[in-house]
RNA sequence: GACGACAAAGGCAAACUCGCCGCGAGGCGGGGGCGCAAAACCAAGACUCCCCUUGGGGGAGCGUCUGGUUGCCGAAA
Repeated sequence: GACGACAAAGGCAAACUCGCCGCGAGGCGGGGGCGCAAAACCAAGACUCCCCUUGGGGGAGCGUCUGGUUGCCGAAA
């Protein structure tokens, strides 16, 4: 570099739910835990969704794939 175990330590948190915010997609916080070795960050390409519109513009998600940045541990091959 690559790889990823019935390993160790720690971490994140789907559905659902409560509160608040948002026209909405959704966001933040509490509970919850299906899962995750990048399920950390970015949001460039693809994709999905929302609003206003019909020239398109503005937004959301990315725990769907690709890409970029950073990172814990160390069995086997």

Predicted 3D model of a 77-nucleotide RNA (c-di-GMP-I-GGC riboswitch aptamer). Rfam family: c-di-GMP-I-GGC riboswitch aptamer. Clan: c-di-GMP_I riboswitch clan. It was read from a public genome assembly, where an Rfam model found it. Model confidence (mean pLDDT): 85 of 100.